[in-house]
Molecule: c-di-GMP-I riboswitch aptamer
Organism: Gemmatimonadota bacterium
RNA sequence: GUGCGACAAAGGCAAACCCGGCGAAAGCCGGCGACGCAAAGCUACGAGGCUACAGCGCGCGAGAGCGCGCCACGCCAGUCGGGCCGCCGAC
Numbered sequence: 001g002u003g004c005g006a007c008a009a010a011g012g013c014a015a016a017c018c019c020g021g022c023g024a025a026a027g028c029c030g031g032c033g034a035c036g037c038a039a040a041g042c043u044a045c046g047a048g049g050c051u052a053c054a055g056c057g058c059g060c061g062a063g064a065g066c067g068c069g070c071c072a073c074g075c076c077a078g079u080c081g082g083g084c085c086g087c088c089g090a091c
Stems, first nucleotide, its partner, number of pairs: 003091001004089002012037002018031005035078001041084003045081003048076003055070006
């Protein structure tokens, strides 16, 4: 250096629940808390998933509006792959 990931060591992250905030929602942020994680660090590039305010279409309605469908410009990196960066060192 490369592979690999130890009942090693030093340290790290933090699911669900609950509380507060933001958001139409998905979800995100903070607190609490640990299910787990060797990239559970970063990145929506590919696949996939979630949501549907606005918009479009249809239906109903006198209207205001309501319902259904489509849709990402919103999100998920703790779904998988790719890219970038990185701690430790038994083997």